[in-house]
Context: one part of a larger RNA
């Protein structure tokens, strides 16, 4: 030179497009951030001609996504390869099936504790809730028996056992159940990569392996019994220190060095630690339980609570916004659909944080007003600058018009919008930082190693182009400059 998620100083006129809690994975008031489905139920309410509507319950289906965060973690966590002993709701696509009972229950009512949170006990009732039977195959097992193979093991396969289903509907249709394939998607394994430190040198006992159980959706010490002593290690093992990882970004001619804000893929967290239940996925941010610390309500007996979801507040900090509108659009979640939910997300608001464009006027105007500055007192400089005169209106005002984004009959938060017309009139808009040399750009008072400046060299001790000040000038420009931190 370049470059930031930047702070800080001085200044500051618009527009666009991007970006904004990098410190305390500190504590949080408040208000939303996950529901829908009445075309599964059966009771209640409101209302009608009928039809309908509401909100709790039991059901289904989602709530394992999407939003955030980077503590932890040196690791099959990531990347790239290669591979399989496995699952898989919802979707596609093909066969085949959907037949016959029954028993509860919450809501409801009555009785009772409790201050609340809620909770206990009779008694009623439904279903796409559960439960039993039938039926059934290429499904599940056992499996005579044959084949192929280097064992392990594969494949073929009589016969036996053994397991399904729900209903709804406006009568199109939606579902339900078993199989088998597919398509995304996951789960495990591989090799080979990935930071410092030897002022860490030995680690290790389920610890390497084998046999049998177990147990998984699944290969495996994953776990257990027993055997056997394995297994790692100066190609740095074990410890210690740091740190999510990569696509990417900065720089750099490259080779490298440094980084991993913002968007994308991955992974791992959700007060802290630990455990399961559900489920097609979970060991679960806005789900339970237990325990720990905080806060918090109490009638003291007990209880509620988790912003590392969008805003918002404290706190520490040099530091980081609006308790906005809106589901129009895109994409999710549920329904058959009308729709409902959505703080994803479109948008708007703040902030020269960043980049990129525009302005702040044009053009004539004097041997050149005034003020300031210098001076050899003649001049000289600021300076066509200014004033003065023609013009122009980006921009600014103010009126009026006014989209596209809706595919798709209706449906626009943005939107008082971009956009286009006219109206007014130079009107509203320039600083910052430097001037010894590096390094464009110098002179005058004032000061007198003092008071100061300063990146490095080094100014300053009575004529300082180095400090202050003022004028001239230099350079960058709605920015300039200082600090940090990378190349």
């Nucleotide at each position: 030179g370049g470059a930031u998620g930047a702070a800080c100083g001085c200044u500051g006129g618009c527009g666009g497009u991007g970006u904004g809690g990098a410190u305390a994975a500190g504590g949080c008031a408040u208000g939303c951030a996950a529901g829908u489905c009445g075309a599964g139920c059966g009771a209640g309410g409101c209302u009608u001609a009928g039809a309908g509507c509401c909100g709790a319950g039991c059901g289904g289906c989602g709530a394992a996504c999407g939003a955030g965060c980077u503590a932890g973690u040196a690791a099959c966590a990531c990347a790239u390869u290669g591979g399989u002993a496995c699952u898989u709701g919802c979707c596609c696509c093909a066969a085949a099936g959907u037949c016959a009972g029954g028993c509860a229950u919450a809501a409801c009512u009555c009785c009772g504790g409790g201050a609340a949170a809620c909770c206990g006990g009779g008694g009623c009732u439904a279903a796409u809730u559960c439960c039993u039977g039938a039926u059934a195959g290429u499904c599940u097992c056992u499996g005579c028996g044959a084949g192929a193979u280097u064992u392990a093991u594969c494949u073929c396969a009589a016969a036996g056992a053994g397991u399904a289903a729900a209903g709804c509907u406006u009568c199109c249709g939606c579902g339900c159940u078993u199989u088998g394939g597919g398509a995304g998607a996951g789960g495990c394994c591989u090799a080979u990569g990935u930071c410092c430190u030897a002022u860490c040198a030995g680690c290790u006992u389920g610890u390497u392996g084998g046999u049998g159980a177990g147990g998984u959706a699944a290969a495996a010490g994953c776990u257990c019994a027993c055997c056997a002593a394995g297994g790692c290690u100066a190609u740095g093992a074990c410890g210690g220190g740091u740190a999510g990882g990569g696509g990417g970004u900065g720089u750099g001619a490259g080779a490298g060095c440094a980084u991993g804000a913002c968007c994308c893929c991955c992974a791992g967290c959700g007060a802290u630690g630990g455990a399961a239940c559900u489920g097609a996925g979970a060991c679960a941010c806005g789900g339970u339980c237990c325990a720990u610390a905080c806060u918090c309500c109490u009638a003291c007996g007990g209880g509620a609570g988790g912003c590392c979801g969008c805003a918002g507040u404290c706190g520490a900090g040099a530091a980081u916004a609006u308790u906005c509108c809106g589901c129009a659009a895109u994409g999710g979640g549920c329904g058959a659909a009308a729709g409902c939910c959505u703080g994803a997300c479109g948008g708007a608001g703040c902030g020269a944080c960043a980049c990129c464009g525009c302005g702040u006027g044009u053009a004539g105007g004097a041997u050149g007003a005034a003020g300031c500055c210098u001076u050899u007192a003649g001049g000289g400089g600021u300076g066509u600058a200014a004033a003065c005169u023609a013009c122009u209106u980006u921009u600014a005002u103010a009126u009026g018009g006014g989209a596209a984004g809706a595919a798709g009959u209706a449906u626009g938060a943005c939107a008082u919008u971009a956009c286009c017309a006219u109206u007014u009139g130079a009107a509203u808009a320039a600083g910052a930082g430097g001037u010894u040399g590096c390094u464009a750009a110098c002179u005058c008072u004032g000061u007198g190693c003092c008071a100061g400046c300063a990146g490095c060299a080094g100014c300053g001790g009575u004529a300082a182009u180095a400090c202050a000040g003022a004028g001239a000038c230099c350079u960058c420009a709605a920015g300039c400059g200082u600090u940090a931190u990378c190349c």